This is a predicted structure of a 192-nucleotide RNA (Lysine riboswitch aptamer) from Halalkalibacterium halodurans C-125. RNAcentral records the identical sequence in 2 taxa.
RNA sequence: AGUGAUGGUAGAGGUGCGAAAACCAAGAGUACACAGUCUGAGAGAAAUGAGAAUCGUUGACGACUGUUGGAAAGGGGGAUUCGCCGAAGUGCAGAUCGGGGCUCAUUCCCAUUUGCGCUGGACCUAUGUUGAAUAAGCAUAGGGCUGUCACAACACUAGCCCCAACUAGUGCUGUGGAGAACUAUCUCACGU
Numbered sequence: 001a002g003u004g005a006u007g008g009u010a011g012a013g014g015u016g017c018g019a020a021a022a023c024c025a026a027g028a029g030u031a032c033a034c035a036g037u038c039u040g041a042g043a044g045a046a047a048u049g050a051g052a053a054u055c056g057u058u059g060a061c062g063a064c065u066g067u068u069g070g071a072a073a074g075g076g077g078g079a080u081u082c083g084c085c086g087a088a089g090u091g092c093a094g095a096u097c098g099g100g101g102c103u104c105a106u107u108c109c110c111a112u113u114u115g116c117g118c119u120g121g122a123c124c125u126a127u128g129u130u131g132a133a134u135a136a137g138c139a140u141a142g143g144g145c146u147g148u149c150a151c152a153a154c155a156c157u158a159g160c161c162c163c164a165a166c167u168a169g170u171g172c173u174g175u176g177g178a179g180a181a182c183u184a185u186c187u188c189a190c191g192u
Base pairs, nucleotide, nucleotide: 002190003189004188005187007186008185009184010183011182014085016084017083018082019081020080023077024076032069033068034066035065036064037063038062042055043054046107047106048105049104050103051102088119089118090117091116092115093114094113095112096111098110099109100108120146121145123143124142125141126140127139128138129137130136148177149176150175151174152173154171155170156169157168158167159166
């Protein structure tokens, strides 16, 4: 020279990732309320079962009608602000006197969190799933694009007076790998 350490710090990829409130569109003339008509015994809020308060023949639940009134949540959009580059997403297995219109049981959904694993990134297409949705998300598969490192061919430049060879760098093409990566730098240990 270098080797090792999931070591420290700072960076790069680009329609890059995520969060927040306001605004906007959609949700939707929907749910719901009111009035009327029909029906006729149950109703009681993610699903099922068992109960409870309460309501119900002075008409429950349900259905239809209406020149009656009329939401919201999750998700989305562009800009802004903030945090960042395993950013983030997701699978499996756990945890919680957590939440889901009163209680219990089972299931399901949501939130937070732990461990192990997968995905470099964005985009397009197909299938599935969630969803009001042709939006968007997620999973799988395919397609080229792109960043990074390694190897190789070719070209150029430099090292070295010339040629050749060798080394290094840049460009370009091809192949392959993965973010515990890559680049720069520092620390420690080993080593020259």